[in-house]
Background: Transfer RNA from a bacterium, 75 nucleotides, folded computationally. It matches the Rfam family "tRNA". About the family: Transfer RNA (tRNA) molecules are approximately 80 nucleotides in length. Its mean pLDDT, the model's own confidence on a scale to 100, is 83.
């Protein structure tokens, strides 16, 4: 030095291939119900600038580009 691959909520993840609804899932948190309480349950909520910038488009988490951070081959 090139090449692949991944970055989405505290955490693990899906969604990308084929651009469109108010970005969702579990597990965590908060809160309530129910217990003599606690834990399981059940109900309902908070929480996200879709790694950063920039293009293209009416419209981008999704396509282009380019930086970053990791993981992997290759030299």
């Nucleotide at each position: 030095g090139g090449g692949g691959c991944a970055u989405u909520a505290g955490c693990g993840c899906a969604g990308u291939c084929c651009g469109g609804c108010u970005a969702g899932c579990g597990c965590g948190c908060c809160u309530g119900c129910a217990u003599c309480g606690c834990a399981c349950g059940c109900a309902g909520g908070a929480g996200g600038u879709c790694a950063a910038g920039g293009g293209u488009u009416c419209g981008a988490a999704u396509c282009c580009c380019u930086u970053a951070u990791g993981c992997u081959c290759c030299a």